Context: one part of a larger RNA
RNA sequence: UGACGGGGACCCGCACAAGCGGUGGAGCAUGUGGUUUAAUUCGACGGUAAGCGAGGAACCUUACCAGGGCUUGACAUGUAGCUGCAUAUACCAGAGAUGGUAUAGCCUUCGAGGGUGCUACACAGGUGCUGCACGGUUGUCGUCAGCUCGUGCCGUGAGGUGUUCACUUAAGUGUGAAAACGAGCGCAACCCCUACGGUGAGUUACAAGUGUCUCACAGAACUGCCGGCGUCUAAGCCGGAGGAAGGUGGGGAUGACGUCAAAUCAGCGUGGCUCUUACGCCCUGGGCGACACACGUGCUACAAUGGGAAUCUACAAAGGGACGCCAAAGCGCAAGCUGGAGCAAAUCCUUUAAAACUUCUCUCAGUUCGGAUUGGGGGCUGCAACUCGCCCCCAUGAAGCUGGAAUCGCUAGUAACCGUGGAUCAGCCUCGCCACGGUGAAUACGUUCUCGGGUUUUGUACA
Repeated sequence: UGACGGGGACCCGCACAAGCGGUGGAGCAUGUGGUUUAAUUCGACGGUAAGCGAGGAACCUUACCAGGGCUUGACAUGUAGCUGCAUAUACCAGAGAUGGUAUAGCCUUCGAGGGUGCUACACAGGUGCUGCACGGUUGUCGUCAGCUCGUGCCGUGAGGUGUUCACUUAAGUGUGAAAACGAGCGCAACCCCUACGGUGAGUUACAAGUGUCUCACAGAACUGCCGGCGUCUAAGCCGGAGGAAGGUGGGGAUGACGUCAAAUCAGCGUGGCUCUUACGCCCUGGGCGACACACGUGCUACAAUGGGAAUCUACAAAGGGACGCCAAAGCGCAAGCUGGAGCAAAUCCUUUAAAACUUCUCUCAGUUCGGAUUGGGGGCUGCAACUCGCCCCCAUGAAGCUGGAAUCGCUAGUAACCGUGGAUCAGCCUCGCCACGGUGAAUACGUUCUCGGGUUUUGUACA
């Protein structure tokens, strides 16, 4: 100087407390461990792994396994030699890769050049190892308020001072004091969205008027005004007025010096090591989907603040669309099919939002709760749904009557409840993720305690 303390002081945070809803019990979905397996590819492991990489595992993907094949190779560059060889179609063998046959069949400035294929050689190739050799990127402490430098001063020196103290702030934010005076990276502001009115422009929006709406631009909020408190009346604090908005208005983007030899050689790049008729490459099939069990994250419930029925009546926002979104109309109980209008989109489609409201019914029961599981029948995508897709209908109706110890989220348009869209994508295991709106609470006395953090002080046999 740090680090640490079941030392002290001060301060903060959904950290506790006060509340609301969950998880832990059930069924299912999903990830992980374990076990099994020919293989169940690999990575991630307290917080900071486990609906994570994966924003789409039937083939492909795919890295794993079995079998069948190739060896200048699926891909790149170069050298030498040879070459009617590219490419298309059909047929045969085969699981296919591949091999064989037939037909058609290149360009040219005519130099044999380009392209192609074959042979040979340099070489290619590796999701093989090392994240404890690295770059890049990321998580975390933490959007916490800290981390430093120049000169000066103090100290033999390590170092200190500045950065301390008082008040204050969300903040090393500011004011005052002070051997310091300044500066940098952070804080804040500048950027985006949103809330208000204005101006301009408006088609494809809309009642045909400039009101809604859309786009663009500038404005507006600054403790500016008033009162009180506060240290010479300083920063600031409390209350009020006005205002759409008030003390950072709400949200986002933005992550200092560093910590964890944190994560990633499988996104990519890359040093070293290693394989080279194989640890490379192609193909068919299987596996990544196994199942005594254990854990994480979710969904659906256990019901009456509820379930069912009813053309019983409403009200969004934000997205997407040409290999696409798909209207009207018709068929089907439905999934869906037929159909073909419109739309490269404020025009057309997706598109009836759902919860809510109204009426009827059920009357506390393993039920008109709950929907797992299984049987049958169908639909769709796709070369192909057996392993292993999704959806619909009929039947079946399991566990479950609110969950032990323990544990999580959330302070306002938040939690909770309700539906909608998107990426990926042929299809989909999406109940995930990312976004969007609708309805819309309760509680916070307080900082003793738990956890994490900041400043300062003290102890130390630790560095």